[in-house]
Molecule: Bacterial RNase P class A
Organism: soil metagenome
């Protein structure tokens, strides 16, 4: 890296679905048989997409997000293939380097601004002289050298993640891209490639530290919530809305536009509730809209549906370096909803201790991992006893 992740049976239990009897007017319900019934990560919920409901003129700002090139895909920040880089190993070179192998990743831009670079160190950005290193003057020494001053100097130490190309010659008082080759950068150009870039060729002594998972800048993309998404049926109780339903009369008081209104008591009539098998009877309310009754209509409990034939799973073949795609064929594989898939035995396996036995082997006890579906797929993570390759 890739696979596998205990196997067989008995019993007794869960859930889905089907079939046959029986009971029921049905709506069901009871019995008994048959079929299915957890993963490689069902996990984290970290991306990317179905499906589903809101929102939605167009554009801008803010915000998030991705970021080399080409392909694959429904679709992605994943995958496949490539380039340039970085480690780490081998080989060659005088050394830089240069080839090979492996591995690694948010791999656009730092010669548009800003902004940071910690300790440690003289000095961290278009810089610096601590130690060295050299010249020149004085002093002091018979010299060798030391010491003070002034100046060169980034080649050697030394700090640090990082010290202003590298490595060799030449050069110099000593140095220094100061020169010169070779390597690196940089800028053009011809060539190759779909491109990312690669080759070589010229030209420039080099002007460009590093950090953009710091602000920024550039190109692209992005509305929002999520199966508790949402669609239907729909109780009781409280709520809304419409409409039916049974009245006159005397009397008194109040107001009066004098027609009436509106209130109290009284009678009688109706309406209904209780008592009562019915009546009559008794006795409570109401009689113009509030209790009753009827019907709409929204929500709630409760049921259905969404829900599992799906970018779906096996073979073979061909196409492509590959990821992946297409043709043929076969299969149908949990769909529950506070939420089944489980318990226990027995018999092998694995592995770990003991113990026996010259061995092969047997005997006994322990263990057997991460972890469990919940709208569905495709990915990346993270977890894993033990094994096969």
């Nucleotide at each position: 890296g890739a696979c596998c992740g205990g196997a067989c049976g008995g019993u007794c239990g869960c859930u889905c679905u089907u079939g046959u009897u029986c009971c029921g007017c049905a709506a069901g319900g009871a019995a008994u048989g048959g079929g299915g019934g957890a993963g490689g990560a069902a996990a984290g919920u970290c991306c990317g997409a179905a499906c589903u409901c809101c929102g939605c003129a167009g554009a801008g700002c803010a915000g998030u997000g991705u970021g080399c090139c080409g392909g694959a895909u429904a679709a992605c920040g994943u995958c496949c293939g490539g380039g340039a880089g970085g480690c780490c190993g081998g080989g060659u070179u005088c050394a830089a380097g240069c080839c090979c192998g492996u591995u690694c990743g948010a791999c656009g831009g730092a010669a548009a601004g800003u902004g940071c670079c910690a300790c440690a160190g003289a000095g961290a950005a278009g810089a610096u002289a601590c130690c060295g290193c050299c010249c020149u003057g004085g002093c002091g020494g018979c010299a060798a050298c030391g010491c003070c001053a002034g100046g060169g100097u980034a080649a050697g130490g030394g700090u640090g993640a990082a010290a202003a190309g590298g490595u060799g010659c030449g050069g110099u008082a000593a140095g220094a891209g100061c020169g010169c080759a070779c390597c690196g950068c940089c800028g053009c150009g011809u060539c190759a490639g779909u491109a990312a870039u690669g080759c070589c060729g010229c030209g420039g002594g080099c002007a460009u530290g590093g950090c953009a998972a710091a602000c920024c800048c550039c190109a692209c993309a992005c509305g929002g919530a999520g199966c508790a998404a949402g669609a239907c049926c729909a109780a009781a109780u409280a709520g809304g809305g419409a409409g039916g339903a049974a009245g006159u009369c005397u009397g008194g008081g109040a107001c009066u536009u004098c027609g009436g209104u509106u209130u109290c008591a009284g009678a009688c009539a109706c309406g209904u509730g209780c008592c009562g098998g019915c009546u009559c009877g008794g006795u409570g309310c109401g009689u113009c809209a509030a209790a009753c009754c009827u019907c709409c209509g929204g929500g709630u409990a409760g049921g259905u549906c969404g829900c599992u034939u799906g970018a779906g799973c096996c073979c073979c073949g061909c196409a492509g370096u590959a990821a992946u795609g297409c043709u043929g064929g076969g299969c149908c594989c949990a769909g529950a909803g506070g939420a089944a898939u489980g318990a226990u035995c027995g018999u092998c396996c694995u592995g770990c201790g003991g113990g026996a036995g010259c061995a092969a082997u047997c005997c006994c006890g322990c263990a057997g991992a991460c972890a469990a579906a919940a709208u569905u797929c495709g990915g990346c993570u993270u977890a894993c006893a033990g094994g096969u390759u």